[in-house]
RNA sequence: GGUUCUAUAGUGUAGGGGUAAUCACAUCUGCUUUACAUGCAGAAGGUCCUGGGUUCAAUCCCCAGUGGAACCA
Numbered sequence: 001g002g003u004u005c006u007a008u009a010g011u012g013u014a015g016g017g018g019u020a021a022u023c024a025c026a027u028c029u030g031c032u033u034u035a036c037a038u039g040c041a042g043a044a045g046g047u048c049c050u051g052g053g054u055u056c057a058a059u060c061c062c063c064a065g066u067g068g069a070a071c072c073a
Stems, first nucleotide, its partner, number of pairs: 001072007010025003018056001027043005049065005
């Protein structure tokens, strides 16, 4: 330098155009315990990387940029 893949709560993930974006762990609160852990119930936490385009409607499709990864040279 070229090609391809990828970006979603703190971390890891689901989401294949249609209202309120899923789950697990972590965090917080309550119950349980002498206490901790485990377990149970609940809660908070997301500008879906940025900008533009298509569409009645975009996390999803297209383009560019940025970050990351792999391969080739």
This is a predicted structure of a 73-nucleotide RNA (transfer RNA) from Oreochromis niloticus. Its Rfam family is "tRNA". About the family: Transfer RNA (tRNA) molecules are approximately 80 nucleotides in length. A source record names the gene tRNA-Val-TAC-5-1. The source organism's lineage runs through Eukaryota, Teleostomi, Neopterygii, Euacanthomorphacea and Oreochromis.